RNA sequence: GAAGUGGGGUGGGCAGUCGCGGUGUGCUUCAGGCGCAUCGAGGAAGGUCCGGACUCCAUAGGGCGGGAUGACGGCUAACGGCCGUGCACGGUGACGUGACGAACAGGGCCACAGAGACGAGUAAACGCCGGGCAACCGGCGUGGACGUGAAACGCGGCAACCUCCAUCCGGAGCAACACCAAAUAGGCAGACGCGCCAGCGGCAACGCUGGCACAGCGCGGCCCGCGCGAGUCUGCGGGUAGGUGGCUUGAGCCGCGCAGCAAUGCGCGGCCUAGAGGAAUGGCUGCCACGGUGCGGGUGCAAGCCCGCGCUGCACAGAAUCCGGCUUAUAGCCCCGCUUCGCAC
Numbered sequence: 001g002a003a004g005u006g007g008g009g010u011g012g013g014c015a016g017u018c019g020c021g022g023u024g025u026g027c028u029u030c031a032g033g034c035g036c037a038u039c040g041a042g043g044a045a046g047g048u049c050c051g052g053a054c055u056c057c058a059u060a061g062g063g064c065g066g067g068a069u070g071a072c073g074g075c076u077a078a079c080g081g082c083c084g085u086g087c088a089c090g091g092u093g094a095c096g097u098g099a100c101g102a103a104c105a106g107g108g109c110c111a112c113a114g115a116g117a118c119g120a121g122u123a124a125a126c127g128c129c130g131g132g133c134a135a136c137c138g139g140c141g142u143g144g145a146c147g148u149g150a151a152a153c154g155c156g157g158c159a160a161c162c163u164c165c166a167u168c169c170g171g172a173g174c175a176a177c178a179c180c181a182a183a184u185a186g187g188c189a190g191a192c193g194c195g196c197c198a199g200c201g202g203c204a205a206c207g208c209u210g211g212c213a214c215a216g217c218g219c220g221g222c223c224c225g226c227g228c229g230a231g232u233c234u235g236c237g238g239g240u241a242g243g244u245g246g247c248u249u250g251a252g253c254c255g256c257g258c259a260g261c262a263a264u265g266c267g268c269g270g271c272c273u274a275g276a277g278g279a280a281u282g283g284c285u286g287c288c289a290c291g292g293u294g295c296g297g298g299u300g301c302a303a304g305c306c307c308g309c310g311c312u313g314c315a316c317a318g319a320a321u322c323c324g325g326c327u328u329a330u331a332g333c334c335c336c337g338c339u340u341c342g343c344a345c
Base pairs, nucleotide, nucleotide: 001341002340003339004338005337006336007335008334009333010332012288013287014286015285016284017283018282020040021039022038023037024036025035026034027033028032042316046327047326049325050324051323052322053321054173055172056171057170066169067168068167069166070165071085072084073083074082075081086100087098088097089096090095101164102163106162107161108158109157110156118154125142126141127140128139129138130137131136177245178244179243180242187236188235189234190233191232192231195212196211197210198209199208200207201206214229216228217227218226219225252271253270254269255268256267257266258265259264290313291312292311293310294309295308296307297306298305299304
C1' cells in the first nucleotide's frame, strides 16, 4: 500500500420567526384566558419474537393435553439472551456457522440409478451334506467380485419426521386494574294522588264524551291567573358517557476504582432525563459543516490536491405501563484490534 476480518461510536450544528404538549409560577373577568421560566423521541421508539416487573383471575399436590429448549462451565430478576471453553464443518488466515441428548423402545422415510435402500439378492468359485454309474441336480456355509448410487448389509443413515429422555412454562393482559361519577331508561323503598256526577257503548271487565274537584308539572323566583293533568316527588343501589389514579425514581444514567480472560458484579461520587393519550415533540428562512456535480483559477509529467462561485443531496424511522434481550431497516462519516499478500528499510 492492497484485499479482508472482528468490534465500537456518530446519526448534522447555530440563529431568527411562527406554532404544539407537560410542569412550576404570576396576573386575571377564576369556566377559562394571558405572560414568564423550564423540560420535551430512538439506535432502532419499528417487528411484537423471547424473558421479566406490575395488575386481576385461578391455584393442596399430581397427572393428561400443548409449547419451548438440549455439548460443558459461568452471568443474570429471568431468558430460547450473553460470555468463556471443547467438538464438528467452511476459510491460506484473522474469523465465521452449528436445536451439538437418544437410531438395540417403537413407527416412518432414504429421490434418480440399481437385482436389491435394510426384507438381502444375481451369475460364477471353493468346502460339506443328500441323490445319481456318470455328466450333473438340490440344500447349507465361506470369502471375494462386476455394475448403480450420497450410502450396498456394517447392529447403515435421517429425530429442523413422528417419537423417547431430561429441563422449564397456570391464564389473561395497562383497552390490566382501582377510584369518583351525569343525563336518559330499568331496579328497590317511602310520601302524596289516582275523586264525584251525568250521558253513550258493552253480558261483563271496561272504554269514550262532557262538567266539577284535585296531588303534581309548565308559563324565569313568589302570588293571582291560564294551560296540561294520572301519575308526581324524594331517597337508595348497580352500570354507561365522562373524569382521576396506575404513569414514569428505574434490575435508571454518567464518571472513577476494585474483582473477573469475559459476560458481569461490588464500592464511591454526581445527575433527574417526554409522559401525551385520538395522542404534543413541528413548519419556514438564513449561515455553517459533510457528500456529489459543473465552471474558473493555482500547482503537478500525470493521477490528483488546494482555492473561489453555482446547483443539488443529507438516511432508516417516530414514544403510548416499564425493563432486559433478539431481530429487521439505516445515507454519510469517524475510531480501534487482527489476518493475508506485495514493496521499502